[in-house]
RNA sequence: GGGGGUAUAGUGUAACCUGGCUAUCAUAGUAGGCUCCAGACCUGCGGAUCUGGGUUCAAAUCCCAGUACCCCCA
Numbered sequence: 001g002g003g004g005g006u007a008u009a010g011u012g013u014a015a016c017c018u019g020g021c022u023a024u025c026a027u028a029g030u031a032g033g034c035u036c037c038a039g040a041c042c043u044g045c046g047g048a049u050c051u052g053g054g055u056u057c058a059a060a061u062c063c064c065a066g067u068a069c070c071c072c073c074a
Base pairs, nucleotide, nucleotide: 001073002072003071004070005069006068007067010027011026012025020057029045030044031043032042033041050066051065052064053063054062
């Protein structure tokens, strides 16, 4: 220098191909229940689409550019 892949709550992960209701689940956090207390268990709450731009009535999803990490070629 060229090509490919990945990026979503604190952590891991689904939804992406084929745009559409309140973005899924687990765990961690937190509140309550249960318990003599705690753990386990049950119920609730809050928290996320890498950045910028474009297309569209509507973008995590499509298009463009960039950033970070990983792999291959040179």

Predicted 3D model of a 74-nucleotide RNA (transfer RNA) from a Candidatus Woesearchaeota archaeon. The coordinates come from a structure-prediction model, not an experiment, and the mean pLDDT is 86. Taxonomically the source falls in Candidatus Woesearchaeota (Archaea, Nanobdellati). Rfam family: tRNA.